The prediction has a mean pLDDT of 76. The RNA shown here (Bacterial RNase P class A) has 366 nucleotides and comes from Herbinix hemicellulosilytica. It matches the Rfam family "Bacterial RNase P class A". The family's RNA type in Rfam is ribozyme.

Parts: sequence; C1' cells; structure tokens
RNA sequence: UGAGUAGCACAGAUGGUCGCGCCUUUUAUAAGGUGAGGAAAGUCCGGGCUUCAUAGGGCAGGGUGCCGGAUAACGUCCGGUGGAGGCGACUCCAAGGCUAGUGCAACAGAAAUAAACCGCCGAGGCAUUUUGCAUCGGUAAGGAUGGAAAGGUGGUUUAAGAGACCACCGCCCUUCCGGUAACGGAAGGGGCAGAUGUAAACCCCACCCGAAGCAAGGCCUAACAGAAAGCGAUACGGUGGCCCGCCGUGCUUUCGGGUUGGCCGCGCGGCAACAGGCGAAAGCGGUUGCCGGAGCUGUAUGGCGACAUACAGUCCAGACAGAUGACCAUCCGCGACAGAACCCGGCUUACAGUGCUACUCAUAUU
Repeated sequence: UGAGUAGCACAGAUGGUCGCGCCUUUUAUAAGGUGAGGAAAGUCCGGGCUUCAUAGGGCAGGGUGCCGGAUAACGUCCGGUGGAGGCGACUCCAAGGCUAGUGCAACAGAAAUAAACCGCCGAGGCAUUUUGCAUCGGUAAGGAUGGAAAGGUGGUUUAAGAGACCACCGCCCUUCCGGUAACGGAAGGGGCAGAUGUAAACCCCACCCGAAGCAAGGCCUAACAGAAAGCGAUACGGUGGCCCGCCGUGCUUUCGGGUUGGCCGCGCGGCAACAGGCGAAAGCGGUUGCCGGAGCUGUAUGGCGACAUACAGUCCAGACAGAUGACCAUCCGCGACAGAACCCGGCUUACAGUGCUACUCAUAUU
C1' cells in the first nucleotide's frame, strides 16, 4: 500500500419563526421545563406484574437435546469438545437414539435390502479346424444405473473370485493414562452379515412447562333514572347587613344502578413527616427525610470470559380522534432503516454513510 476478519461508537449540526402532547406557576392571558430507537419493528423465546386454577401424582399437549459454567430466567450468553469451510485472522452446526419398533427412499437400474443385466470361471452336452451355441452351477473383483449396490488400498490364495487369509487405514469391544466432563491418547482383541440413508418422519430416552394476558385487572359516583324516610305553604331557596317586601316551588338525608363517564395500573417505587392546593369521589400534585430497585452509566476488585461484589451517579415521553412536526438561514462528509402504547432481559430482521480498536494474508522498503 492492497485485500480481508472480529468488535465498538455515531445516526447531520447550529440558530430563528410557527405549531402539538405532558408537567409546573398563574384568576386569566401567558411564561418556564420536557418530549422516540438502535432497532421503538417481527411478536420468536424468557421473566416481572395481574386474574383464574392448583394437596400430591399421572395421561394428553408443547418445548429443549455434545460438555461445563453464567443468569431472576431462557431456545440467550460465555468457555471448551467434536464435525464442516477458509492459506489465515476467523466463521458455521437442531451435535441424544435408525444396534427398540414402524414408515419412507422419486427417477434410473437386472436388483434398493434385495441382488447375476453385461462380464469372468467351471462342468457335462451338441455342432466343430481355431471355436461357437444353449443348459446347470460358481463369482459382487471389473462394466453399467444411482445420493447410496453390504468397509477402503495393496497383496496372498483360487478354476475365477471374495476379510477366505495378511499388512496399513477405518469401525466395534476391553483395559490403562490425561481431563470436572464432552472427549483425547496408547495398548490389546474382534474379520467387521440381523446389513444403506432418513428422527426440523412417527417414535424411544432424558429434562423442562398450570391457563390467559394491561382490552390483564382494581377502584370511584357528582349530575341523572329510580326507591325509602323525614320536614313542609307558620316550610324551603334566592334577593338583602337585618326586618318588611318581592320572586320561585318542593326540600333534606339515606339507599341504589355503573355508562361511548372518571381514576389507578402507567413511567422509578415504598414508608414517614410537613403544608393543606385541585377534584363529587376514586385519586392527583408539592417539600423534606429514610429505605429499596433482575433497570441504566461509570470506577475499583475478582474471574480466561459470560458475569459477580462494592461504591458513586442517573432514573425529565407517558398519550387514548393517541403529541414528538413544519418552514427558513448557514455549514459539512449531503443524511439510511424506521417511530413508543405495561415494563425488563435476549434473539431475529431492516439500515445511506462516517469514525475507532485489535488481528490476518499478500507485496514493497528499512
């Protein structure tokens, strides 16, 4: 310099004008504060939370599947083992059991779990100059078909062949050694015919799982329909400082249903104290203190790592006809995929471009 591998960060910036949701202050006008993501997405896993169910066990159904660890938990993550790919950095694997049983294996091919189509060899027979023809038998070494034709290569034996026998490789079994384990290594033994592949085919084995989901679920009743009781034209309400007067006609209390209503859940949480604002109520909001939080960030220590522990900081979107936008100006590398709806941890998918770190290969120079 070129080509790559792994990981991480950012996701136009600044200013102005107008507008929208939420919160605070305010009688009001208005002012101030705050307002999407790395995936908010797919809704594929795991959990919190809620309601229902639940002694225990089993069936059915679903899921997971090499080993060890991490975690609240997981099908996630980390570290290994084995296999596959790459010169390499590194990447990928649903990786228990077809030697429990059952099923399936198109086409081609003689034959697909059973084998003689061609070929090779032998026997006797017929024809016969070499040799040929049919029959019977042997043979899976060669050809041909196929993803797969009953371990592979080489040799010995043989009529021709064949683990029939031998050497090496592969496979299986046993023992020993190393490792927590998956597994690895070594030695010895077995000719290896109850037969090939397929379990994201049924199934078997081991382990795990109660069901439904925030439209879960809980709470409230002012007005209004209705009911009961009480009071009452010498009553009640309004006007008014009070009385007279004038105007109006039921009033008060309790119960009650639960809506196209309201509140919580729900935007860090809980408790206590203070103040006493809003509302009909449920409830909301303020200040201070304490405690807590599988949340997030940083630092330190431990660990190969996922993570753990301690300390500090931060937890300012919270709608329900559902806000988070539009325009202008300047600058640059000219701006992608896309937008919350109970929350959290993962996975998967989409993504213009920019930057950083570590590593690999090739070439050149010193």